This is a predicted structure of a 95-nucleotide RNA (c-di-GMP-I riboswitch aptamer) from Desulfovibrio sp. UBA6079. The source organism's lineage runs through Bacteria, Pseudomonadati, Desulfovibrionia, Desulfovibrionaceae and Desulfovibrio. The sequence was found by an Rfam model in a public genome assembly.
[in-house]
RNA sequence: AACUCGAAAAGGCAAACCAGCCGAAAGGUUGGGACGCAAAGCCAUGGGCCUACGUCAUGCCCCGGUGGGCACGAUAUGGUUGCCAGGCUGCCGGG
Numbered sequence: 001a002a003c004u005c006g007a008a009a010a011g012g013c014a015a016a017c018c019a020g021c022c023g024a025a026a027g028g029u030u031g032g033g034a035c036g037c038a039a040a041g042c043c044a045u046g047g048g049c050c051u052a053c054g055u056c057a058u059g060c061c062c063c064g065g066u067g068g069g070c071a072c073g074a075u076a077u078g079g080u081u082g083c084c085a086g087g088c089u090g091c092c093g094g095g
Base pairs, nucleotide, nucleotide: 004095005093006092012037013036017032018031019030020029021028022027035082041088042087043086045085046084047083048080049079050078054075055074056073058071059070060069061068062067
């Protein structure tokens, strides 16, 4: 120095919940707060999962109609890195 591993030490991050803001929603963000985390640092690349503004299909209703309303189903370009995998980077060093 590198790999593996995770004792100790110095630190780090921050779940649920609450409040504000953004968003159609999922969710994100700021502050408080700690369930936990050796990458719970970064990247949506693969898979899984979540949501459905919009779009499409079906049914019903209104209507002068090329239109409108409601219900239901499908769908990601949206989201989740603290769901798993993968990639990149980092602190310490008893083994």

Its mean pLDDT, the model's own confidence on a scale to 100, is 86. It matches the Rfam family "c-di-GMP-I riboswitch aptamer". Rfam's curators write: GEMM was predicted in a large-scale screen for bacterial structured RNA regulatory elements.